Overview
Predicted 3D model of a 533-nucleotide part of an RNA (small-subunit ribosomal RNA, 5' domain) from an uncultured bacterium. The full RNA is in RNAcentral, with records from ENA.
Context: one part of a larger RNA
RNA sequence: GAUGAACGCUAGCGACAGGCUUAACACAUGCAAGUCGAGGGGCAGCGGUGGUGAAGGCUUGCCUUCACCAGCCGGCGACCGGCGCACGGGUGAGUAACACGUAUGCAACCUGCCUGCCACAGCCGGAUAAUCGGGAGAAAUUCCGUCUAAUACGGCAUAAUGCACCUAUGGGACAUCCUGUUGGUGCCAAAGGUUAAUUCCGGUGGCGGAUGGGCAUGCGUCGCAUUAGUUAGUUGGCGGUGUAACGGACCACCAAGACGACGAUGCGUAGGGGUUCUGAGAGGAAGGUCCCCCACACUGGUACUGAGACACGGACCAGACUCCUACGGGAGGCAGCAGUGAGGAAUAUUGGUCAAUGGGCGGGAGCCUGAACCAGCCAAGUCGCGUGAGGGAUGACGGCCCUAUGGGUUGUAAACCUCUUUUGCCGGGGAGCAAAGUGCCGCACGUGUGCGGUUUGGAGAGUACCCGGAGAAAAAGCAUCGGCUAACUCCGUGCCAGCAGCCGCGGUAAUACGGAGGAUGCGAGCGUUAUCC
Numbered sequence: 001g002a003u004g005a006a007c008g009c010u011a012g013c014g015a016c017a018g019g020c021u022u023a024a025c026a027c028a029u030g031c032a033a034g035u036c037g038a039g040g041g042g043c044a045g046c047g048g049u050g051g052u053g054a055a056g057g058c059u060u061g062c063c064u065u066c067a068c069c070a071g072c073c074g075g076c077g078a079c080c081g082g083c084g085c086a087c088g089g090g091u092g093a094g095u096a097a098c099a100c101g102u103a104u105g106c107a108a109c110c111u112g113c114c115u116g117c118c119a120c121a122g123c124c125g126g127a128u129a130a131u132c133g134g135g136a137g138a139a140a141u142u143c144c145g146u147c148u149a150a151u152a153c154g155g156c157a158u159a160a161u162g163c164a165c166c167u168a169u170g171g172g173a174c175a176u177c178c179u180g181u182u183g184g185u186g187c188c189a190a191a192g193g194u195u196a197a198u199u200c201c202g203g204u205g206g207c208g209g210a211u212g213g214g215c216a217u218g219c220g221u222c223g224c225a226u227u228a229g230u231u232a233g234u235u236g237g238c239g240g241u242g243u244a245a246c247g248g249a250c251c252a253c254c255a256a257g258a259c260g261a262c263g264a265u266g267c268g269u270a271g272g273g274g275u276u277c278u279g280a281g282a283g284g285a286a287g288g289u290c291c292c293c294c295a296c297a298c299u300g301g302u303a304c305u306g307a308g309a310c311a312c313g314g315a316c317c318a319g320a321c322u323c324c325u326a327c328g329g330g331a332g333g334c335a336g337c338a339g340u341g342a343g344g345a346a347u348a349u350u351g352g353u354c355a356a357u358g359g360g361c362g363g364g365a366g367c368c369u370g371a372a373c374c375a376g377c378c379a380a381g382u383c384g385c386g387u388g389a390g391g392g393a394u395g396a397c398g399g400c401c402c403u404a405u406g407g408g409u410u411g412u413a414a415a416c417c418u419c420u421u422u423u424g425c426c427g428g429g430g431a432g433c434a435a436a437g438u439g440c441c442g443c444a445c446g447u448g449u450g451c452g453g454u455u456u457g458g459a460g461a462g463u464a465c466c467c468g469g470a471g472a473a474a475a476a477g478c479a480u481c482g483g484c485u486a487a488c489u490c491c492g493u494g495c496c497a498g499c500a501g502c503c504g505c506g507g508u509a510a511u512a513c514g515g516a517g518g519a520u521g522c523g524a525g526c527g528u529u530a531u532c533c
Stems, first nucleotide, its partner, number of pairs: 001532003005529005012385005018378002020343001025341003029338003034083003039080002042076002046074003049070010090296003100220007109213002114209007122156004132145005162187005168181005192201002222268003229259003234256004239251003271293004275286004298319005321332004349375001351374003357371001358369004388419004398410005423474001425469005433460001437456001439454007477522005482503003488517005498505002
């Protein structure tokens, strides 16, 4: 000098940042991933409309109320289906490794949504959930029967620049090879919905782009040699399997190799980087907040679905733990946001809003979003402001000290006079963050876009800020004073009580202990402790 700090004493305000470093310990409760009715069958609930019946009012064909019926309309719980749930958020246990950083390569690869271009969408079929009926179970849940739809599922047709094989021919090289063109054979698609509208949203195949990922390689990447030898799928080859793809990744066979004092192997420790602290630098130390990458999601294992996972709030199995149980059997996973217990020197609210930014779904309106934006708590940090300013000597009183009828000091300090009003308090006004999008009206043409007007649109918040009012009013402490080291006297104590970072103080005149007066340093902080340079 620095800190994600803690402790002691003290404490006025604001802005900006920060806040479990320990038990990757266990978790009550709530919320954190849904959405689409413009894919579908339906209709439990809500609203409308229509019908039937009853009651009441009466203007005698209307009004009101009630009951029932009808998916007819708005819409919609649950269900089938689509997309999302692989993002966002958390943590650092593991990992000394192509994990990370950097630089390359893929003639060895994939890529939903988005985007450019080319082409296409003909015909048919069988199921199933919900519903309804019945059963088992304490529950979780589950079984049976009948029916039905789709952008769910299946079949056929069509099809090349796609895929596989064959053929001819050109170009390229980097070993295996890559790439263009010609011809032939075989194989592979699809879905509709909606509108006033040939209006919009979608579907299928192919070639590109973009984005995101996968793999391989060079170099760099902690300590211990009181760790010196290690290795049998081990090292290589032929052929296969598997994968999006290469590869002992895996398998059969063959060979006997491969690594190592340029530190293998083993053990210990550890997420890596951008960066941060320190230092003149070289270097040393660290990796909290923010950003990138990696790994993990109670512990261990496994795959399924999918463009993408071997999946934090998915599945299955095993284990430990907790809970429910009718003892037969079941349920759960905060290293998401709050919050609880425990551990600890120690670390916050079971808050508000989707207004903005961003994400998911949707044609849109919109819905969801503990991401995010805000607010709350904490001097835990940095910065800013204040606790008054000017005048004022009978140098007052009091305190302390002395050479003591008197001096010195506290000290222009106070009193007193004249001012100011930041912050705080009271009253009034009051933002920016808002751009879109929607609805309505108008105009333009290139007919689905643009432009203009208008309407709606803020959690924070009546906040920031501005104006006015009263009033010096409401606001100073902490440590030190032997030397290092800025700052000295008196009293008490008497190697006691005590101090102390080092040297060292204290045994009767202690500037070193305790108190007082005074002084010095820093100041809403000041000291101490811990750690790094």

It matches the Rfam family "Bacterial small subunit ribosomal RNA".